[in-house]
RNA sequence: AAACUGGAGAGUUUGAUCCUGGCUCAGAACGAACGCUGGCGGCGUGCCUAACACAUGCAAGUCGAACGAGAAAGGAAUCUUCGGAUUCCGAGUAGAGUGGCGCACGGGUGAGUAACACGUGGAUAACCUGCCCUAGAGUCUGGGAUAACACUUCGAAAGGGGUGCUAAUACCGGAUAAGCCCACGCUCUCUUCGGAGAAAGUGGGAAAAGAUUUAUUGCUCUAGGAUGGGUCCGCGGUCCAUUAGCUAGUUGGUGGGGUAAUGGCCUACCAAGGCUGCGAUGGAUAGCUGGUCUGAGAGGAUGAUCAGCCACACUGGAACUGAGACACGGUCCAGACUCCUACGGGAGGCAGCAGUGGGGAAUUUUGCGCAAUGGGGGAAACCCUGACGCAGCAACGCCGCGUGAAGGAUGAAGGCCUUUGGGUCGUAAACUUCUGUCAGAGGGGAAGAAAUACUCGCAAGAGUGCUGACGGUACCCUCAAAGGAAGCACCGGCUAACUCCGUGCCAGCAGCCGCGGUAAUACGGAGGGUGCAAGCGUUGUUCGGAAUUAUUGGGCGUAAAGAGCAUGUAGGCGGACUGUUAAGUCUGGUGUGAAAGCCCGGGGCUCAACCCCGGAAGUGCAUUGGAUACUGGCAGUCUUGAGUAUGGGAGAGGAAAGUGGAAUUCCGAGUGUAGGAGUGAAAUCCGUAGAUAUUCGGAGGAACACCAGUGGCGAAGGCGGCUUUCUGGACCAAUACUGACGCUGAGAUGCGAAAGCGUGGGGAGCAAACAGGAUUAGAUACCCUGGUAGUCCACGCCGUAAACGAUGGGUACUAGGUGUUGCGGGUAACCACUCCUGCAGUGCCGCAGCUAACGCAUUAAGUACCCCGCCUGGGGAGUACGGCCGCAAGGCUAAAACUCAAAGGAAUUGACGGGGGCCCGCACAAGCGGUGGAGCAUGUGGUUUAAUUCGACGCAACGCGAAGAACCUUACCUGGGUUUGACAUCCUGAUCGUACCUUUUGGAAACAUUUGGGUCAGUUCGGCUGGAUCAGUGACAGGUGCUGCAUGGCUGUCGUCAGCUCGUGUCGUGAGAUGUUGGGUUAAGUCCCGCAACGAGCGCAACCCUUGUCCUUAGUUGCCAUCAUUAAGUUGGGCACUCUAGGGAGACUGCCGGUGUUAAACCGGAGGAAGGUGGGGAUGACGUCAAGUCCUCAUGGCCCUUAUAUCCAGGGCUACACACGUGCUACAAUGGCCGGUACAAAGGGCAGCGAUACCGCGAGGUGGAGCUAAUCCCAAAAAGCCGGUCUCAGUUCGGAUUGGAGUCUGCAACUCGACUCCAUGAAGUUGGAAUCGCUAGUAAUCGCGUAUCAGCAUGACGCGGUGAAUACGUUCCCGGGCCUUGUACACACCGCCCGUCACACCACGGGAGUCGAUUGUACCGGAAACCGGUGGGCCAACCUUCGGGAGGCAGCCGUUUAUGGUAUGAUCGGUAACUGGGGUGAAGUCGUAACAAGGUAUCCGUACCGGAAGGUGCGGAUGGAUCACCUCCUUU
Repeated sequence: AAACUGGAGAGUUUGAUCCUGGCUCAGAACGAACGCUGGCGGCGUGCCUAACACAUGCAAGUCGAACGAGAAAGGAAUCUUCGGAUUCCGAGUAGAGUGGCGCACGGGUGAGUAACACGUGGAUAACCUGCCCUAGAGUCUGGGAUAACACUUCGAAAGGGGUGCUAAUACCGGAUAAGCCCACGCUCUCUUCGGAGAAAGUGGGAAAAGAUUUAUUGCUCUAGGAUGGGUCCGCGGUCCAUUAGCUAGUUGGUGGGGUAAUGGCCUACCAAGGCUGCGAUGGAUAGCUGGUCUGAGAGGAUGAUCAGCCACACUGGAACUGAGACACGGUCCAGACUCCUACGGGAGGCAGCAGUGGGGAAUUUUGCGCAAUGGGGGAAACCCUGACGCAGCAACGCCGCGUGAAGGAUGAAGGCCUUUGGGUCGUAAACUUCUGUCAGAGGGGAAGAAAUACUCGCAAGAGUGCUGACGGUACCCUCAAAGGAAGCACCGGCUAACUCCGUGCCAGCAGCCGCGGUAAUACGGAGGGUGCAAGCGUUGUUCGGAAUUAUUGGGCGUAAAGAGCAUGUAGGCGGACUGUUAAGUCUGGUGUGAAAGCCCGGGGCUCAACCCCGGAAGUGCAUUGGAUACUGGCAGUCUUGAGUAUGGGAGAGGAAAGUGGAAUUCCGAGUGUAGGAGUGAAAUCCGUAGAUAUUCGGAGGAACACCAGUGGCGAAGGCGGCUUUCUGGACCAAUACUGACGCUGAGAUGCGAAAGCGUGGGGAGCAAACAGGAUUAGAUACCCUGGUAGUCCACGCCGUAAACGAUGGGUACUAGGUGUUGCGGGUAACCACUCCUGCAGUGCCGCAGCUAACGCAUUAAGUACCCCGCCUGGGGAGUACGGCCGCAAGGCUAAAACUCAAAGGAAUUGACGGGGGCCCGCACAAGCGGUGGAGCAUGUGGUUUAAUUCGACGCAACGCGAAGAACCUUACCUGGGUUUGACAUCCUGAUCGUACCUUUUGGAAACAUUUGGGUCAGUUCGGCUGGAUCAGUGACAGGUGCUGCAUGGCUGUCGUCAGCUCGUGUCGUGAGAUGUUGGGUUAAGUCCCGCAACGAGCGCAACCCUUGUCCUUAGUUGCCAUCAUUAAGUUGGGCACUCUAGGGAGACUGCCGGUGUUAAACCGGAGGAAGGUGGGGAUGACGUCAAGUCCUCAUGGCCCUUAUAUCCAGGGCUACACACGUGCUACAAUGGCCGGUACAAAGGGCAGCGAUACCGCGAGGUGGAGCUAAUCCCAAAAAGCCGGUCUCAGUUCGGAUUGGAGUCUGCAACUCGACUCCAUGAAGUUGGAAUCGCUAGUAAUCGCGUAUCAGCAUGACGCGGUGAAUACGUUCCCGGGCCUUGUACACACCGCCCGUCACACCACGGGAGUCGAUUGUACCGGAAACCGGUGGGCCAACCUUCGGGAGGCAGCCGUUUAUGGUAUGAUCGGUAACUGGGGUGAAGUCGUAACAAGGUAUCCGUACCGGAAGGUGCGGAUGGAUCACCUCCUUU
């Protein structure tokens, strides 16, 4: 010098957002376990479960320097009768005993214990303390026994009994006693006043032990110290109140006993106390602490190892000995268990170290040593020591090291991926050059050891000598050798790390969100990658993140949360001034806060872990000195808080009594006649026995119109005719008085709508239940007709509501504006209702501020303080159990298991509404014509079939793909063939001229076979190139096979609807909003005005095509006014006109008037061919529908490959009981038929259109002019017009069907073409419910053309001819646009969602009982033991007069008492037939309750009813939409 330094978030509720709120993750840790893997070393750690039971060994002995006694084996010597004996050594040894000390330490465990057990700080003047230290004094004299031993005896044993002998530092008597103890007693000192200490005096009492090596060590007494302990006290640390009262030795006193010592510790008596909401008592759990883990901290969790304390030692009880125990390896008793037994009895206690069994997910060796440290004994040597030191086992943890280093690119091989180019594993390997840690081998080799001892020395000290379990270990050196040493988890996000294959809501994964239903970075495998590494993951647990219990550091209007309201106890908090005190508070000192640990500095092991030394810290407690601002205490004073008195006015404040009119109903009477009542419409119902209506009279009950008002009063609930009586509170004004008397308020007490209950009344109306009628699929409802409890009164209960402002009470402060109620003041004045102003209430708007937002805003949800209540995810559940209350209904208090990852608030954008406003559309209406009925055509469904190929399914599939299925098409079926293939590219071989044309045979054809003809080009001259055929090989071809839910492209639809967006700015925390809304206007987000918006884009419109008028240019094939000509614009001529096709003009609300905001625009008019988009077309925004299409095409993936490919023949797609769509033709006279006659447009034509002519009744045929087309042809237009006929009928309507005969196309008309002629002549007489199209050249009607096509058209696409009716209008139906509102919807109403029932599973409650545990009370019984009594039996020490006595022992009795028993309770737990609700569960049943006005607004409380959601009554709330009105506010 240092001891400091530290705080991160993420995922998940939604379409998106903000908030609330839970769940989950990332971190650290562990006495761990499990899975996979495993080289070395150091240091630690290792039964968390059964305080379960234990075999075996060891864990406490020692002392001969306390005492008596005292072997043996063996050896030696001597003797010997060789049997042996004696002596010496062994040896005063072993072993046992008496005695001393130790065994109360050390070691283990955590069962019990919620306690002075522990921690901390005190007290002991209320105590003890062996061994140790210091000091003092002493150690005199006697005595009697007893073990061992010997003999004997009982017993299986354990173990005893008897007789006899003996010693002591064993035991006992006496002496002495400075001091000690006890009693009495005077003085002094201290004192917490209780007492304590000191010193005189008197009386009484108590000691001892010796030993040996002669220097020590023992022993006794006293005092002190040290150490260790006992006891008491303050404070501190768990949960449950669903444990609220507990206590008779209980609380205190006095006397006595007991203890080392205080004390009800025990006992007798007396008193009636003691504890408790600051939580007693009871229950549950738990050893406590230093510390440990975590955390920024405060905290939270924990109490292994180490250390302190406590408790326990098989379970329960008890004492003995001792300084110390009620004693882990002591005793006694009881119990359970185990063992031995001769059945009579005995023995035992690993929660010491090892070890065994058992339990369990799980925890080690029956090791070595006392060498070190420590302990016991001893004078010592020494002995003992499973304490301890070491070793062993275990990756259980921490720390360290290694598994090699450098170079090395054809980026090898191989794997994997691939867009097939390549990329990656990867300098990685191989290869080259090095190094030598660990392991291995060889050699050396410690420290840990110095004391005690012995010698010298007076001493200090010096010297000598012994001792190592670990261990031949650590360490050092040498040798060889890259040689022996890498795994585990993860790779969807959180969270670092990506691809392929397999699988196909399967198998599986998952911490949360969630993956998997054929392209899975999420499953399994592989390659690659990421992270950590001798480990890595998983599981479990704790803290953190979590400000998610909030002291630091949260909340309560709507998210969970203010008690329904008040009064008030305890408690908490409390106005101004002065003084005092010093409890809180602040500051200094002292003591303590053990060591270890954490932290800092230094040091030792090579580093580190680990260890050592020193410090800091330990936020605490105690004590002491000081300060006095604040808080508190005490004392005094004050008036502003609070209250009292006086005077006023206001009021549905409360209670009681009386009284009034209107109305309903009923009764009586009159008039009067057929209806009334009721509804969406009806019916039940009332009425000819006279209703309803009307008039008069009467009865009775209930409620009080207007006034009446976001007016008043009240604490809330609540209170409304009028009068009287009694009574509470608030307010205003002015003075006087009291003097902090205040605020809040746990418990407690009172009040408390409606419904409901009890008793007794009352009962008009209304009306749960109930009955009937309707409605309906049903209707236990809504609607109707009745109707009982009830509603009313009195008294008594109940005690709950959306009891709401969803907002506790009090005080203070913080811009305003404007209403209204009450009472004042001022001014002006005839009068204040009007103007200004004060106080008290009650509303609205609004600033700052707050809020998640909505909103609140002097009546706060702002800023602060005080007090109370309440909340902590959703469901289960305000439920169960328990308790309290209640007559009951029920209320109050109030969980858990289980289950989910959400539930929720506010706001946003959409969508939706049987919400609202505005607007549009052939949407309705007004019209015209249809469909639906018939026959036929065509498509579809269904059915059938070998196949009837496939697709399309509300609008937006169904005359659709298909602009045309006899073969082909063709995809389907049957049968027959082919297999590198019908088609493409490459390779090899052969033939070369092939290709191509042609012929024969078999065959249904494909196919197989075969004849003849034909005889290439280029060239570098090479069988070189191109080309063709055949054969072969494999790559591949091929697929109308699957997936339109993998896709591109294309298309439909909303919808030609007027919308959809962006940039910048602004507003909002944000999603988002604004712009785009508003006022007008438009076909239009079209335009104008306004505006926190300003601009822009895609859409609208316009630009494009066509048509309508004119001009111009050009006239052939077009046209013909004039001239000529003809049968004819036929020809000459002409280009004026028509027409053609190029270019222009024209229309723009441009002009006028009016309306309108001086606008946009609209209305009317003029002119004009055309007028307000002139008509028509093309043109389709952002997007929606997983819309349609893999069978147009393209394409990913999958599948088939002698077949799902390909070729061929025949069949099928054309079937037919039936149903539907779209059409055609009709049903006739506005028509049919016959004859005559007129006028188009737009198209098409060379494998074509095909004229004139001829033939045929006709379809058509023969024939071939003309035309590659304004020239020729198709080509006749039809309806129309003129004339005739038919005369209302199944017809001269209608044409189906069928028969016959034909024509045409085609290889071929049987299945299965079209057309013609003759004959036949069906249904059908205008079409039910329902439904479609159309607003003008439209509908309707008439014909013509074209594509496809050999042929086939009622379809499709076009063309022209004739040519209407109607639109008042927007209430309604449908669709759409904009604004707004509600929403529990967002897959967006085809949404969401509730309850019963049925099934499966899960946990829980009740339950006749039953089993167990704990415990209370009463009683019985009572071992051992201490104590007390007794002690007749017995007894060595002392006394003795020898008799005995003193004293003691056995025995017996008693108190207390463990286990036990009986009876009866309580609590907790297990289990149970049955039963109750609850939860969960892809596709069950019944309904439709809620969300929109959810189709009867919803919800709360209560009562009744009902399969169920629920319905109804009464009162209440708005957390109800919509419209209207009132009031208030804002603006003018």